[in-house]
RNA sequence: CUAGUUAAAGGCAAACCUGUUGAAAAGCAGGGACGCAAAGCUACGGGUCUAAGGGCUGGGAAACGCCUAAGAUCGCCGGGCCGCCUAUU
Repeated sequence: CUAGUUAAAGGCAAACCUGUUGAAAAGCAGGGACGCAAAGCUACGGGUCUAAGGGCUGGGAAACGCCUAAGAUCGCCGGGCCGCCUAUU
């Protein structure tokens, strides 16, 4: 540098439940394990989710609908940065 399977050491933790924050998506903490060899970090590109606020919207108000990321997701894919182990090749 490459590779990593029924090896070893160690690690992370989906769904779901409880608490909490949030308009929501979702986050955080505890429990819990479906999985993960970067399931470590980073929203940079694409995707996806949400739509409070804003827009459509009128002289004004409410409800509904549609659009919109400045919100969210790195356990969707790609890029960037960093990194543990070595049974076997």